[in-house]
RNA sequence: GUUGGUGAUGGGCAAACUUGGUGAAAGCCAAGGACGCAAAGACAUGGGUCUUCGAUUCUAUUAGAAUAAAGAUCGCCAGUCUGCGAAA
Numbered sequence: 001g002u003u004g005g006u007g008a009u010g011g012g013c014a015a016a017c018u019u020g021g022u023g024a025a026a027g028c029c030a031a032g033g034a035c036g037c038a039a040a041g042a043c044a045u046g047g048g049u050c051u052u053c054g055a056u057u058c059u060a061u062u063a064g065a066a067u068a069a070a071g072a073u074c075g076c077c078a079g080u081c082u083g084c085g086a087a088a
Base pairs, nucleotide, nucleotide: 012037013036017032018031019030020029021028022027035075041081042080043079045078046077047076048073049072050071051070052069055067056066057065058064059063
């Protein structure tokens, strides 16, 4: 320079899984890794779902069940607050 394709900036986060740590557990944290996400940023406020060391009660043989309570999940839904980009 030509041809073809594509068309939202910088970019961001990070599922499963693996390794290490932590917790009784659900889970969480870090590193690796990317399934995906335009709020997959923050907050347990409402609902949903998950866990049960300990506590109480019942049963009876060393365990099971129930209740309250405590905890977890925002990448389950909603809500509140905040952030980036853009057409008309």